[in-house]
RNA sequence: UUACGAUAAAGCCAAACCUGACUGAAAAGCGGGGACGGAAAGCCACAGAUCUUCCCUCUGUAUCGCAGAGAAAGAUGGCUGGGUUGCCUAU
Numbered sequence: 001u002u003a004c005g006a007u008a009a010a011g012c013c014a015a016a017c018c019u020g021a022c023u024g025a026a027a028a029g030c031g032g033g034g035a036c037g038g039a040a041a042g043c044c045a046c047a048g049a050u051c052u053u054c055c056c057u058c059u060g061u062a063u064c065g066c067a068g069a070g071a072a073a074g075a076u077g078g079c080u081g082g083g084u085u086g087c088c089u090a091u
Stems, first nucleotide, its partner, number of pairs: 003091001005088001012038002017033004022029002036078001042084003046081003049076005056070006
C1' cells in the first nucleotide's frame, strides 16, 4: 500500500414507532426523541428495481367530478449493481 473483516479496541450511523405552528400535491425529506439493525446503513440517481402524481396530453363517463392510459417530473443510497472517499489491525 492492497485485500480480507474478528467473541478485538476506539468510535460512527440510526429501522419501526412517537413528535414538529417544518418543507412538499404526494412519495418522501428535514429537526427532536428512539434503537431494529448496519463494516461503509459515508457520499453519488449512471444502469436496473420499487414508490409518488400538483401540472400537461388522450380516452371513457352522468355534471367542470371520477376512472384509465401516456408523457414528464420527483422520491428511495437502510432495494440491487456500479462509482468514489474513509476508521482499526488479529489474519
Molecule: c-di-GMP-I riboswitch aptamer
Organism: Campylobacteraceae bacterium